[in-house]
């Protein structure tokens, strides 16, 4: 000088004119309102509805079974499949990044071509050594075929073929032996743990892989949902029929059992869709201090920051600047995943070149 890894901040100001909404005050009006003043009025994702929750109801709400969700360890947390710190495997030179990370000795399954054989599997080319035959030789010997045997060390297929490398042995080879990693089993030191080390011992079939396959093991798990509930107003038919019925029948995921309750279930026919409210003070934001690797906890002090219901912040006009992307709350909060034009910070690797 390039190039990258990681965390955070911003995402239009700034002044004028008219215009929406919501709250406090005043003055009229009192039926709707009017006017004047003050304050306040969409995100970092408001999306996605992918989790978890808080808060309403069902309702007294316990136990199983099937079913779902999680899957290294320990911590935080209202709580999670989130976070934050550790192992353990994999990626990068490296900062750093992904992990769907329990179990293959409980079982079943499945793997395509290709190779001889693909999970108690095999001999395809080879390699040895006997036996018969044939060649050649002066003899030892060699060589060639056929039959039997041993062999899995070399070669070939294949993602993967009786655990890997060297020495020795052998007729030719094999953990057949021995060294060292590998696997198993034992205890031992650190660490809460996952785990990591290093001891001993055993020739060793746990013959491999896969569970984002069926499974087995742990652990967690009621459901509905603000269009949830409540309250006022008004209106209509306190309607009708068929069916089951107290050993039944109905209770907010299936089944069963316990518990409650006492009528369910079905079709057809009427009325009403108004208004209030829930509704924003919150497991709330900032700032300090303490504790802790951290996520975050404690303690104190500040600060109130949208509640619209057919849907509220819009329109001009000057001016700054480097520049306007993605995109609008609808009960409420942690998360997490997409989407983002540009502008800025910091903190670390790595090449290159000068000193």
């Nucleotide at each position: 000088u390039g190039a990258g890894u990681c965390g955070g901040u911003c995402g239009g100001g700034c002044a004028g004119u008219c215009g929406c909404c919501g709250c406090c005050u005043g003055c009229a009006a009192u039926u709707u309102u009017g006017c004047a003043g003050g304050g306040g009025g969409a995100g970092g994702a408001a999306a996605g509805u992918c989790c978890g929750g808080g808060c309403u109801c069902c309702a007294u709400a316990g136990g199983g079974c099937a079913g779902a969700g999680u899957g290294c360890c320990a911590g935080g947390u209202a709580a999670c499949c989130c976070c934050u710190g550790g192992g353990g495997g994999g990626c990068g030179u490296g900062a750093g990044c992904c992990u769907a990370c329990g179990g293959a000795a409980a079982g079943u399954g499945c793997a395509a071509c290709a190779g001889a054989a693909a999970g108690g599997a095999u001999a395809c080319c080879g390699c040895c050594a006997a036996a018969c035959a044939g060649c050649u030789u002066c003899c030892c010997g060699g060589u060639u075929g056929u039959u039997c045997g041993g062999u899995a060390a070399g070669g070939g297929u294949g993602a993967a073929a009786a655990g890997g490398u060297g020495c020795g042995g052998u007729a030719a080879g094999a953990g057949c032996g021995c060294a060292c990693c590998g696997c198993g089993c034992g205890g031992c030191u650190g660490g809460c743990a996952a785990c990591a080390g290093g001891c001993g011992u055993g020739g060793c079939g746990a013959u491999g892989g896969u569970a984002a396959a069926c499974c087995c093991c742990a652990c967690u798990c009621g459901g509905a949902g603000c269009a949830a509930g409540g309250c006022c107003a008004a209106a209509u038919a306190g309607g009708a029929a068929u069916c089951c019925a107290g050993c039944g029948c109905u209770g907010u995921g299936g089944c069963c059992c316990a518990c409650a309750g006492u009528g369910g279930a079905u079709u057809c026919g009427g009325g009403u869709a108004g208004g209030c409210u829930g509704c924003u003070u919150g497991a709330a934001a900032c700032c300090a201090g303490c504790g802790g690797u951290g996520a975050c906890g404690c303690u104190g002090g500040u600060u109130c920051u949208a509640g619209a219901u057919g849907a509220a912040u819009g329109a001009c006009u000057g001016u700054c600047c480097c520049a306007g992307a993605c995109a609008g709350a609808a009960c409420c909060c942690g998360g997490c995943u997409u989407a983002c034009a540009g502008a800025c910070c910091g903190a670390c690797u790595c090449u290159c070149a000068u000193u």

Source information: Bacterial RNase P class A from Litorivivens lipolytica, 355 nucleotides, folded computationally. The model forms 97% of the base pairs in the Rfam consensus. Its Rfam family is "Bacterial RNase P class A". The family's RNA type in Rfam is ribozyme. Gene Ontology terms of the family: dimeric ribonuclease P complex, tRNA processing and ribonuclease P activity.